[in-house]
Context: one part of a larger RNA
């Protein structure tokens, strides 16, 4: 010097991003226990008392210590062995997770709701045979979203999706009356060359007309994907209940709101502090909250995040002393 411990004057968080770390609390018995609450809890709340009495010895009475006896369910000087309280955010809860940097507000969850599917089910997997679902059968199974219970879940179906409809438009393969072109059996010139006639068959092109779903079209549907305006105006000014006007499918309702969301911003006011960009309560001017990608509250719960306080302390003022181990030096 490194590391693990021990002690500590006076102060007691002044340390620090942050009481990180350490200290403190601690068992048993008794008493007592608030707000709030889903009446179960909160709760070991908190706060307080006891953990012996008697006798003897040391000793100055005491305190402290040593020995003995005794009562009780329980006698804690060792080891062992909760710190507590008051707010707020988030998530209801117990649970799960990034084996080896993240344990959480993420996932799950009970509950809610939508949707598919009548069984050879839907869905998944496989080229297939087949398998799972399920030796199941709508109080069962698959999928999506939300996430206990309590209060609620507003407006918009114009776009996209899904469902239903079938009158009309469009529309493929295919069929097809017909038509155009090539080839052309056969036949005439006695035969060959060659030149005509003839039109069956065949090949190719075009094709009126027939032709399903789909799309166009007509409706429905938001706990489907999603969306939820602007300008002007009152007799001081300011503001706009009402009004005017433009646009839209409809113009954000309840509730909440500088918020895990607020840029300006350390908004402003109040509280807490001598002093606070954090915190709490309000206000509303919501850059850019908002109603199952749920909204807003909530008891209990949390190795969660955040603010304050009591107790406590070497975290600090601010350093010091000691012990063990290692390192270093010497042997």
């Nucleotide at each position: 010097c490194u590391u693990u411990c021990u002690c500590a004057a006076a102060g007691g968080a002044a340390c620090u991003c942050a009481g990180c770390a350490a200290a403190a609390u601690a068992g048993c018995c008794c008493c007592g226990u608030a707000a709030c609450u889903u009446u179960g809890a909160g709760a070991g709340a908190a706060a307080g008392g006891g953990u012996g009495c008697c006798u003897c010895c040391u000793c100055a009475c005491a305190a402290a210590g040593a020995g003995g006896a005794u009562c009780g369910c329980a006698a804690u000087g060792a080891c062992c062995a909760g710190g507590c309280c008051c707010g707020g955010g988030c998530a209801a809860c117990u649970g799960u997770u990034u084996a080896c940097c993240a344990a959480a507000a993420a996932c799950a969850c009970a509950g809610g709701u939508c949707u598919c599917a009548a069984c050879a089910a839907a869905g998944u997997u496989g080229u297939a045979a087949g398998a799972c679902c399920a030796u199941u059968u709508a109080u069962g199974g698959g999928g999506g979203c939300u996430g206990g219970a309590g209060c609620u879940u507003g407006c918009c179906c114009a776009g996209u999706g899904c469902c239903g409809g079938a009158a009309g438009g469009u529309c493929a393969a295919g069929g097809a009356a017909g038509u155009u072109g090539g080839u052309g059996a056969c036949u005439u010139g006695a035969u060959g060359a060659c030149a005509g006639g003839g039109g069956a068959g065949u090949c190719a092109g075009c094709g009126a007309c027939c032709g399903a779903a789909g799309c166009c079209c007509c409706g429905g549907u938001g706990a489907a994907c999603g969306g939820c305006g602007g300008c002007c105006g009152a007799a001081c000014u300011a503001u706009a209940a009402u009004g005017g006007u433009c646009c839209u499918a409809a113009g954000g309702u309840a509730g909440c709101g500088a918020a895990a969301u607020u840029c300006c911003u350390u908004a402003u006011c109040g509280g807490g502090u001598c002093a606070u960009u954090u915190c709490c309560g309000a206000c509303c001017c919501g850059u850019a909250c908002a109603a199952a990608a749920g909204g807003g509250g909530u008891a209990a719960c949390g190795a969660u995040c955040u603010g304050g306080g009591c107790a406590c302390u070497g975290u600090c003022u601010u350093a010091g002393a000691g012990a063990g181990a290692g390192g270093c030096u010497c042997a």
Large-subunit ribosomal RNA, domain IV from Ziziphus jujuba, 331 nucleotides, folded computationally.
Its mean pLDDT, the model's own confidence on a scale to 100, is 81.
Its Rfam family is "Bacterial large subunit ribosomal RNA".
Taxonomically the source falls in Ziziphus (Eukaryota, Viridiplantae, Euphyllophyta, fabids).